[in-house]
RNA sequence: UUUACUGAGAGUUUGAUCGUGGCUCAGGAUGAACGCUGGCGGCGUGCCUAAGAUAUGCAAGUCGAAUGCCGAGCAAUCGGCAUGGCGAACGAGUGAGUAACACGUACGAAUCUACCUUUAAGUCAAGGAUAUCCCCGAGAAAUCGGGAGUAAUCCUGGAUAGUUUCCGAUAGUCGAAAGUCCAUCGGGAUAAAGGGUGUAACUACCCGCUUAAAGAGGAGCGUGCGGCCUAUCAGCUUGUUGGCGGGGUAAAGGCCCACCAAGGCAAUGACGGGUAGCCGGUCUGAGAGGACGAUCGGCCACGGAGGCACUGAGAUACGGGCCUCACUCCUACGGGAGGCAGCAACUAGGAAUAUUGCGCAAUGGACGAAAGUCUGACGCAGCGACGCCGCGUGCGGGACGAAGGCCUUCGGGUCGUAAACCGCUAAACCCCGACACUAAGUCGGGGGAUAAGCGCCGGCUAACUACGUGCCAGCAGCAGCGGUAACACGUAGGGCGCAAGCGUUAUCCGGAUUUACUGGGCGUAAAGGGUCUGUAGGUGGUUUCUUAAGUUCUGUUUCAAAGCCCUCGGCUCAACUGAGGAAAGGGGCAGAAUACUAGGAAACUAGAGUCAGGAAGAGGCUACUGGAACUUGUCAUGUAGGGGUUAAAUCCGUGGAUAUGACAAGGAACGCCAAAGGCGAAAGCAGGUAGCCAGGACUGCACUGACACUGAGAGACUAAAGCUAGGGGAGCGAACCGGAUUAGAGACCCGGGUAGUCCUAGCCCUAAACGAUGUCUGCUAGCUGGCCCCGCAACUGCGGGGUCGGCGUAAGCUAACGCGUUAAGCAGACCGCCUGGGGAGUACGCUCGCAAGAGUGAAACUCAAACGAAUUGGCGGGGAGGCGCACAACCAGUGGAGCAUGUGGUUCAAUUCGAAACGAAGCGCUGAACCUUACCUGGGUUUGACAUCCUAUUUAUGUUUCUGCAGAAAUGUAGAUUCUUAACGGUAGGACAGCUGAUGCAUGGUUAUCGUCAGCUCGUGACGUGAGUCGUUCGCUUCAGUGCGGUAACGAGCGCAACCCCUGCUUGGUGUUAUUCGUGUCACCGAGGACAGUCCCGAUAUUUAAUCGGGAAGGAAGGCAGGGACGACGUUAAAUCAGCAUGUCGCUUAUGCCCAGGGCUACACACAUCCUACAAUGGCCGCUACAAUAGGUCGCUAAGUCGCAAGGCGGAGCUAAUCCUACAAAAGCGGUCUCAGUUGGGAUUGCAGUCUGCAACUCGACUGCAUGAACCUGGAAUUGGUAGUAAUCGGAAAUCAGCAGGUUCCGGUGAAUCCGUUCUCGCCUCUUGCACACACUGCCCAUCAAUUCAGCAAAGUCGGCAACACCCGAACUCCGACGUAACGUCGGAGGAAGGUGGGGUCGGUAAUGAGGGAUAAGUUGUAACAAGGUAGCCGUUCUGGAAGGAGCGGCUGGAUCACCUCCUUU
Repeated sequence: UUUACUGAGAGUUUGAUCGUGGCUCAGGAUGAACGCUGGCGGCGUGCCUAAGAUAUGCAAGUCGAAUGCCGAGCAAUCGGCAUGGCGAACGAGUGAGUAACACGUACGAAUCUACCUUUAAGUCAAGGAUAUCCCCGAGAAAUCGGGAGUAAUCCUGGAUAGUUUCCGAUAGUCGAAAGUCCAUCGGGAUAAAGGGUGUAACUACCCGCUUAAAGAGGAGCGUGCGGCCUAUCAGCUUGUUGGCGGGGUAAAGGCCCACCAAGGCAAUGACGGGUAGCCGGUCUGAGAGGACGAUCGGCCACGGAGGCACUGAGAUACGGGCCUCACUCCUACGGGAGGCAGCAACUAGGAAUAUUGCGCAAUGGACGAAAGUCUGACGCAGCGACGCCGCGUGCGGGACGAAGGCCUUCGGGUCGUAAACCGCUAAACCCCGACACUAAGUCGGGGGAUAAGCGCCGGCUAACUACGUGCCAGCAGCAGCGGUAACACGUAGGGCGCAAGCGUUAUCCGGAUUUACUGGGCGUAAAGGGUCUGUAGGUGGUUUCUUAAGUUCUGUUUCAAAGCCCUCGGCUCAACUGAGGAAAGGGGCAGAAUACUAGGAAACUAGAGUCAGGAAGAGGCUACUGGAACUUGUCAUGUAGGGGUUAAAUCCGUGGAUAUGACAAGGAACGCCAAAGGCGAAAGCAGGUAGCCAGGACUGCACUGACACUGAGAGACUAAAGCUAGGGGAGCGAACCGGAUUAGAGACCCGGGUAGUCCUAGCCCUAAACGAUGUCUGCUAGCUGGCCCCGCAACUGCGGGGUCGGCGUAAGCUAACGCGUUAAGCAGACCGCCUGGGGAGUACGCUCGCAAGAGUGAAACUCAAACGAAUUGGCGGGGAGGCGCACAACCAGUGGAGCAUGUGGUUCAAUUCGAAACGAAGCGCUGAACCUUACCUGGGUUUGACAUCCUAUUUAUGUUUCUGCAGAAAUGUAGAUUCUUAACGGUAGGACAGCUGAUGCAUGGUUAUCGUCAGCUCGUGACGUGAGUCGUUCGCUUCAGUGCGGUAACGAGCGCAACCCCUGCUUGGUGUUAUUCGUGUCACCGAGGACAGUCCCGAUAUUUAAUCGGGAAGGAAGGCAGGGACGACGUUAAAUCAGCAUGUCGCUUAUGCCCAGGGCUACACACAUCCUACAAUGGCCGCUACAAUAGGUCGCUAAGUCGCAAGGCGGAGCUAAUCCUACAAAAGCGGUCUCAGUUGGGAUUGCAGUCUGCAACUCGACUGCAUGAACCUGGAAUUGGUAGUAAUCGGAAAUCAGCAGGUUCCGGUGAAUCCGUUCUCGCCUCUUGCACACACUGCCCAUCAAUUCAGCAAAGUCGGCAACACCCGAACUCCGACGUAACGUCGGAGGAAGGUGGGGUCGGUAAUGAGGGAUAAGUUGUAACAAGGUAGCCGUUCUGGAAGGAGCGGCUGGAUCACCUCCUUU
């Protein structure tokens, strides 16, 4: 420079994130099968299962030019039988067996070879038997026996013999020798067959035959290397390994035999088991690899199962033989016959695989001199969309955008130029003809449009709507969809994809870097062995020389053909196919190079070790010994308790405890020193002294000279618990016994207490045996501390080495957390381990152990996750800070009584419906006698009580008003009257109306609530892979995310505050109804005013913000002046379809509409909210004061008058600052009552009335008289309130004909208390833990009960396989004996199948047993996750319904607080 080639991801764990990790999908492929569909052709391909069984036909014959004979024919000649020759060992099939020199590849030496080729020589002359045939005989048959006789290229011996071969001799080559090879000489042995053409005959020629040498092709043998799984197969082997000598073979060899020796193989996997024909190649893949071994080609093996030989050049012979076994067939029952894994075909099996075809024309093969014969090899055809490839199903016009379907917002859109219709064309097909011919082919003419399906459409993944269905039916590859608006089910329309196919299923590769050589990991995700020593193995310091094994290069040879790739050709193209060629890679041989590795030789000292020296140490073992404490005993003092707990009790004590003192005994553990300090390989090690043993560091730099590192197996040690035997036993203390707690308490707490804990000897061998971090070596910023040694200095310092810690954004690594010279960084060496969760560290097997158990260690089945780190929330019987009438303090209540109202429940024909912790319950309802009203009963009605429209019909049965009758009314009916000629009528019909029917979980709107809590966010920027974070945290402060300071933040928004309204003050203006008149403090309309703004002193704070204390000034008001409206992002599928609106669904002579009566007002009871009280701070009576808000013409109603009163009469005034409601009450003054169920209380009931209203029975309010209940201050519990508040007193209004104890407002009188934030409740912020995220009303564990599935064990039982021992022993081979012309007979050895026996191994099945998995709503508890309410977990022991509990030792993967130490910053 050119050419060629070249790797894609997605879904799914979570609230979200990153990681780990599995599952699943998209691609390609197939000897396929199944479903739906199906026009043509070319080329391929087609029993993968039962190496199961097979009817029928065919698949190996040929030669008369080897020979004899038979038959036919006048003859030429033809047909046949037998002998003989060659072939039948090829071709064709199949893959059962085989893990092997079977195959592949590369070499090798001790061999054979018919036919073929080449070379040389020869082919002389005799003899013998026998088949067919003939005669006789046996048998059903198959077949066989006897006799006579015959030919040959049949058989036998003889001659000849150079090369062949055997024996002997001599010389030479090679060799260490044994011996090999070669040359010469002598001796012995071994051949043959003829036939044809032609001739008068010979010669000649052709085909044969014999001998020898060589070639080609073929075959046999040996060796190196290569390619499956399993160690839960670890030891195997006796002809075994080797030798000597024989036998045998074509040939080497234990191939076989005798003798001798005792070897041979194996962790680099022997032996055993399982599976399997091997290869060229095929599929896939970027490649490296992985999987496979159909068709085609090479090799091997097999031919019903097993064994055996014969013939032959070649076989231990698919269509030959003998024997045994199984099976089938024939039979005259005596005996025989058979082998489709050849081609077709049949049957069986199976999801599944074809014609009992044609031809030897081509290619190839056998025989023949040849013609030729034979050939299910082969060439063709048939069947199958089984695959690949190609073609077609038309082309051009055609808008009314037809009809029809589907959708629709009803306008339209879409199927769609698609169709119809017009014109055109003709591959296949049909008919006819021509050429060629073999059956395939080519060409010409004529005819007529006749051939499309399948899958999918939520995501991955291209493609969307409607209807139906309603967790049903169903779909599904994964996650998942379906519970009334399903793009996911079913159907339709439309669309997308591929197309004579399309989908599904199965299998392989890919994606999967998910076994990682290319190319992974192990602190916490799965994964470092508990520790060390050390064998094999792996790896290995510096220098020189040498060899050239690895390595690199060059040449050569080979890896058959086909295939892949490239190029060029042939079929119209392609598939298919012909020719040529290359590369890469593997093996062999030869040569070269020598950097590195390796082998050999020599040297070095930096690794490693040795020696010497002093120092440090809980290093190990043994012996002796000490004090404190404890318990027990004795004695003494002493008296009523002690002990124990949250509180108690069991327990001890008047028989004298506890306490105190003295003495004694005993066992175990060692305070202070003491420290994250030291030592050890780890486990672990602590009073003191002595002895013995061992290790490390330092210093010296004397010695050795790579002696090293790691380390599979192996060995040693190994906490606690536990076991065996013997001691010991103070304290503690599983089990156990009591006492408590509790629903229970097999626990936690308490009192006792046995094993054990201790010692000696021996086992066990496991731990969260942890730094969850293997060992060794080197390299890569720092800062700092402890301990040991050494040097200098000598007052603490400096330096070196070792060791043990801490910090850290140096760099780097990590998913993050974090690690960071003590690496989890950068590299090297070796070992161990991991590959989704569960099942399970389980089962089986084996090893070890006294046992407990330990080590090793699966599968079926099941799930789509399990998991790590970090994030945001929420939560905690975690922590810190803060706030709130949250608690506390104070006042008044509720809960008790009676009544009112609402709710539940019950009842009922109906008691309409809704609201349900706070945030339902005097709530919707601010007012149910009818109405309301939605409910019930009964009576009516059906285009309707109400809206819009259409069609037909009706002018009197019309309409308006009035009246009568029937009726409970609605309504019906009769009469009079009015109005009009088509509607504001009627009737009939049709569209439609109507629904307080369903769904508030389809919705809008509105509302409640956290909460008037202080929060919720955004932009830019920064940090983080990311979810997210910072900002918003921190300190101080505030009612406040209010503000200040600091700060990787700087700003901003919604909230807070303020702006708005009311009240309080001032001022201006105006003034009607106020006022006798001026006036005005009243009203209205505006404006102003207050903000720590100012001053002083002090304190705190960062001299900020601000807070606190004291004071001043001004002011009506002083610290947000007091109230109200105003409610952030959001939460509760909160409430409401019955206020209204509204999607969908439902009803349509009713779930609509009208009417009467009833009900919503029921009443054993329960709850909620009020009212009235229980009395003297009071009741009653009399007298005397003082408001505000609001309302009023279908209204408020005055004065006056009647009535005891409710009220009646009355009617002035008022459309309201004018009149009225409207006398406010508590208060004050005076009187009376005198502590009682009363002169408290006023329920209940009786009688009599008033008012409203069509109507007070169910079911109104009020009045008078009479009656006079409970109740004497209220259990557990619980509510409101921080000032004009609570409490108390009355007043008004809305609704309303009438009806308030309710609601909403108004004013009058007018308190007490707040130390404070420990606790209760709620909230905010920060932090911490979490296995929660539907968010603690969370999650979740185990037994038991039910159903179901797979596996395990199991008395047994049934079968397979491979061996072993013995018995029997066919065919056959070998040996021997007798014997023959040849046969033959007998004996021996081996020998298949069979039998007997005990074992091994694999599998089937099984009463029953123990675990495991799975399964919307079962039982018991609550073990774990928060300090999970006793921190959890690991090992071990005991124990319990179960999770579990307890003891001993260990771990932090424990929260919280305090202390100590260290580090960082100042």
The RNA shown here (small-subunit ribosomal RNA) has 1466 nucleotides and comes from a Candidatus Shapirobacteria bacterium.